This is a predicted complex of two RNAs, RNase P RNA and transfer RNA, with 419 nucleotides together. It holds a member of the Rfam family "Bacterial RNase P class A". By type it is a ribozyme. Gene Ontology terms of the family: dimeric ribonuclease P complex, ribonuclease P activity and tRNA processing.
[in-house]
RNA sequence: GGAGUCGGCCAGGCAGUCGCUGCAGGUAACUGCGGAGGAAAGUCCGGGCUCCUUCGGAACGGGCGCCAGGUAACGCCUGGGGGGUGUGAGCCCACGGAAAGUGCCACAGAAAACAAACCGCCGGCCGCCCGGCCGGUAAGGGUGAAAAGGUGCGGUAAGAGCGCACCGCGCGACUGGUAACAGCUCGCGGCACGGUAAACCCCGCCCGGAGCAAGACCAAAUAGGGGAGCAAUCCGUCGGUUCCGAACGGGCUCCCGGGUAGGUUGCUAGAGGUAGUCGGUGACGGCUAUCCCAGAUGAAUGACUGCCAUCGACAGAACCCGGCUUAUUGCCGGCUCCGGCU
RNA sequence: CGGGGCAUGGCGCAGUCUGGUAGCGCAUCUGCUUUGGGAGCAGAGGGUCGGCGGUUCGAAUCCGUCUGCCCCGACCA
Numbered sequence: 001g002g003a004g005u006c007g008g009c010c011a012g013g014c015a016g017u018c019g020c021u022g023c024a025g026g027u028a029a030c031u032g033c034g035g036a037g038g039a040a041a042g043u044c045c046g047g048g049c050u051c052c053u054u055c056g057g058a059a060c061g062g063g064c065g066c067c068a069g070g071u072a073a074c075g076c077c078u079g080g081g082g083g084g085u086g087u088g089a090g091c092c093c094a095c096g097g098a099a100a101g102u103g104c105c106a107c108a109g110a111a112a113a114c115a116a117a118c119c120g121c122c123g124g125c126c127g128c129c130c131g132g133c134c135g136g137u138a139a140g141g142g143u144g145a146a147a148a149g150g151u152g153c154g155g156u157a158a159g160a161g162c163g164c165a166c167c168g169c170g171c172g173a174c175u176g177g178u179a180a181c182a183g184c185u186c187g188c189g190g191c192a193c194g195g196u197a198a199a200c201c202c203c204g205c206c207c208g209g210a211g212c213a214a215g216a217c218c219a220a221a222u223a224g225g226g227g228a229g230c231a232a233u234c235c236g237u238c239g240g241u242u243c244c245g246a247a248c249g250g251g252c253u254c255c256c257g258g259g260u261a262g263g264u265u266g267c268u269a270g271a272g273g274u275a276g277u278c279g280g281u282g283a284c285g286g287c288u289a290u291c292c293c294a295g296a297u298g299a300a301u302g303a304c305u306g307c308c309a310u311c312g313a314c315a316g317a318a319c320c321c322g323g324c325u326u327a328u329u330g331c332c333g334g335c336u337c338c339g340g341c342u
Numbered sequence: 343c344g345g346g347g348c349a350u351g352g353c354g355c356a357g358u359c360u361g362g363u364a365g366c367g368c369a370u371c372u373g374c375u376u377u378g379g380g381a382g383c384a385g386a387g388g389g390u391c392g393g394c395g396g397u398u399c400g401a402a403u404c405c406g407u408c409u410g411c412c413c414c415g416a417c418c419a
Base pairs, nucleotide, nucleotide: 001338002337003336004335005334006333007332008331009330012308013307014306015305016304017303018302020035021034022033023032024031025030037314041325042324044323045322046321047320048319049211050210051209052208055245056244057243058242059241061207062206063205064204065203066080067079068078069077070076081095082093083092084091085090096202097201101200102199103196104195105194118141119140120137121136122135123134124133125132126131149167150166151165152164153163154162168191169189170188171187172186173185174183175182176181215265216264217263218262225256226255227254228253229252230251234250235249236248237247258418259417260416272291273290274289275288276287277286278285279284343415344414345413346412347411348410349409352368353367354366355365362399370386371385372384373383374382392408393407394406395405396404
C1' cells in the first nucleotide's frame, strides 16, 4: 500500500424568529415544561394486559430438538462440545432417533437393500481355437447422487474379513468433564449399520382461543319489527378443533330490515432510563443514588436565518415490552493474508 | 391498527397435500380448406413456476426470508 474479517459509536449541535401538539398554571391575553427510531418497518417468534363460566380429563393438532446456563418467556442470548468451510483472522450448522415400524430412492444400471452378477477372472464339459453350457468369485471394469469398510501381507483354481497386522466402525469398561463429549487407555466383536425424518413416524419437552376495532362506561337514535332452525330425561354456555364430566343458565343461533357513526376510559411510571458498585469467563443478576422521557384520533416534531467540524442514508410512534429478520449513512478500533522498502 | 389469502406462457386456471420430463382452455404463428374472410382441421412456438437462501442425488412442490397484490374486521336494538 492492497485485500479481507470482527467489534463499537453517531444519526448533526447551538442560538434566534414564526408555527403544530400534550400537560400544568391563569378569568383571559399568555407563560412554563415535554414532543419519534435504531430500525418506530415486516408482523416472524415470545410475554404482559383484557375478555371468553376455563374447574378437571381424553383425543386430534401445532411448535421446539447437541450440553449447561441466562430470562417473565422464547424458535432469543451467553459459554462449551461436535461437524463443515476458508491459506488465515474468522464464518456457517433445523446438530435427538434410520440395529421400533412403514414409505420413497426418477433415469441409468445385473442389482437401490433380509442382496444380486452385465463385462471380466477361475475351474469343468462340448476333442482343440473361436463360441457355447454348467459352476465358483466379487479383487478389477461399467451405471449412478449413492453399490454392503480401507491399506498391506498371507492364502486360493481364481478370489473373498477367508486368516493376520494397522487404520476405521460398533459394544462394554476405565479415566477426565456438571453434561454434551473426549482419550496417544484396555477388552470384546470380523463387521452384524446405504441415503432420506425441512417423508410418515418414534422419543423428550412445551402449547386453550381471540385480540386495544380486546374490554369498561356515558350519551344519541330506531320498527326494540319480520323470517328460518332447534328443544325440556331437552337445549345452550365449555365458543373460535372434537368429545366427556362438573358447574351455571332457561332460551339460543342465523338471515332480512332499522338506527347512530359522538364522548370518556383502557393510555402510558415501565420485566423503565442513567451513573456507580458487587457477584459471574459471559449472557445476566443484586444493591445504592438519581431522573420522569410522546400519547395523537384526520392524527402533532416543521419552516427560515446565522455560526460551528459542511453533512448525509434508511425511514414517522398508534396498547406496551423482550427478541429475530430486513432496509441503511458516516466514522473509529482490533485482528488476518498478500506485496514493497528499511 | 389487527386478521386472512394469493402469486405458474400474453390472459384465465390445474399441478403443491403424497418432491422425479411443467400441463389445459382462450389467444399468437404456419399449413390445409374458401373466390376472399370467418368457422373448422392439422401442426408449431412461447414459462427465471414473484425474488433470494437452505434441506435433498433432485424443489413449482418441503423450510426460512423478502417483495407485490387482494379480501375481511366500528357500535346499538